[in-house]
RNA sequence: GCCCCUGUGGCUCAGUGGUAGAGCGACUGACUUGUAAUCAGUAGGUCCUGGGUUCAAUUCCCAGCGGGGGCA
Numbered sequence: 001g002c003c004c005c006u007g008u009g010g011c012u013c014a015g016u017g018g019u020a021g022a023g024c025g026a027c028u029g030a031c032u033u034g035u036a037a038u039c040a041g042u043a044g045g046u047c048c049u050g051g052g053u054u055c056a057a058u059u060c061c062c063a064g065c066g067g068g069g070g071c072a
Base pairs, nucleotide, nucleotide: 001071002070003069004068005067006066007065010024011023012022013021018055026042027041028040029039030038048064049063050062051061052060
């Protein structure tokens, strides 16, 4: 330098056009002599950025940026 994959809560990931979810983690309560475990609940996301298509974009297209891989 070229090509491919990827970017979504603190972490790991799902969601592939129609109001954004799970597990773990955090916090609160119950239980316990207490902690852990268990049960119930709560909070937390400009869906990397900009532009385009569309009635409507996390999702499709283009560019940029970040991460991973391959070739040279």
This is a predicted structure of a 72-nucleotide RNA (transfer RNA) from a Nanobdellota archaeon.
Model confidence (mean pLDDT): 82 of 100.
The organism belongs to Nanobdellota, within Archaea.